[in-house]
This record gives sequence, structure tokens and C1' cells, in this order.
RNA sequence: GGGCCCGUCGUCUAGAGGUUAGGAUAUCGCCCUUACGAGGCGGGGGUCCCGGGUUCAAAUCCCGGCGGGCCCA
Repeated sequence: GGGCCCGUCGUCUAGAGGUUAGGAUAUCGCCCUUACGAGGCGGGGGUCCCGGGUUCAAAUCCCGGCGGGCCCA
């Protein structure tokens, strides 16, 4: 330098044009327990990497940039 893949709550991740961005874990509160842990219930936590475009409507499609991974040179 070229090609391919990826970027979503603190972390891991679902999503594949419209339904409230959902789940697990972590964290906080309550219940339970003599305590702790486990378990149950609930709360908070997301500029969907950035900018632009297409569309009535974009996390999702297109273009560019940035970052990461793999391969080739």
C1' cells in the first nucleotide's frame, strides 16, 4: 500500500427499514437469611464510533473518516 470483517448501557451481546433500542453480567434499593452467599422483585445506566447521503421513516442501506482484528504485498 491492497483486500475482508467488526464498532450498540461499565463489560459481553441481540437487532437485518417502522413495533418502547432488548437480554446477560456488573452496580444500587427492597424481600428472603441470625449474618454472608445463593435466590426473588425492582431502579438507574445507550450522542447505537464520527460526519454526510438515500428514505415519509436509518442502530439497520450507501459514501467518506477514525479505531480494532485477520490476510496479502
Model confidence (mean pLDDT): 81 of 100. A computed fold for a 73-nucleotide RNA from a Thermoproteales archaeon, annotated as transfer RNA. Rfam family: tRNA. It is annotated as a transfer RNA. Gene Ontology term of the family: triplet codon-amino acid adaptor activity. The sequence is in RNAcentral, with records from ENA.